[in-house]
């Protein structure tokens, strides 16, 4: 993220669960390996740069 959370001085967005692939298994579950998947509720401001600062707005 699909779901629950981190992201504690702003600097390329993570985690566990789940998803699908493969391995393994006679099969199933369990296991291991891989991969996908966020315009950070939204709209605006500073700022080289904003999940982080301000303002509104739900």
């Nucleotide at each position: 993220a699909a779901c629950u959370c981190a992201g504690u001085u702003g600097g390329u967005a993570g985690a566990g669960u789940g998803u699908c692939a493969g391995c393994u298994u006679c099969c199933c579950a369990a296991g291991c390996u891989g991969a996908a998947u966020g315009u950070c509720g939204c709209c605006g401001g500073u700022u080289c740069g904003a999940g982080c600062c301000c303002g509104g707005u739900c």